The RNA shown here (TPP riboswitch aptamer (THI element)) has 98 nucleotides and comes from a Bacteroidia bacterium.
Rfam family: TPP riboswitch aptamer (THI element). The literature on the family includes a 2001 paper in Proc Natl Acad Sci U S A by Miranda-Rios et al., "A conserved RNA structure (thi box) is involved in regulation of thiamin biosynthetic gene expression in bacteria".
Of the family's consensus pairs, 100% are formed in the model.
The sequence was found by an Rfam model in a public genome assembly.
Model confidence (mean pLDDT): 76 of 100.
Taxonomically the source falls in Bacteroidia (Bacteria, Pseudomonadati, Bacteroidota).

[in-house]
RNA sequence: UUUUUUGCUUAGGAGUGAUUUCAAUACUGAGGUCUGAGAAAACAUCCUAAAAACUUGAACCGGAUAAUGCCGGCGAAAGGAAAGCAACUAACCGAAAC
Repeated sequence: UUUUUUGCUUAGGAGUGAUUUCAAUACUGAGGUCUGAGAAAACAUCCUAAAAACUUGAACCGGAUAAUGCCGGCGAAAGGAAAGCAACUAACCGAAAC
């Protein structure tokens, strides 16, 4: 000097579904169940260079389910929000000592 991994600080990005019960003219409100990090819009959770936080394709395709991105494909696709400090891994260069 470059690189790997982790942590901290500040700043920023993102999603919030399915089903069911009660109340209610409706809008809506209050619970239960399923998956998940998150389905309380939470001073929460996850993500910030990315091969998966998230969006597009997508009212997509296959499989499951009471139902739903529930699982997989699509997908090494396209887009997508950052800087600093500390420790660690590896390589190279220079200096000193032997």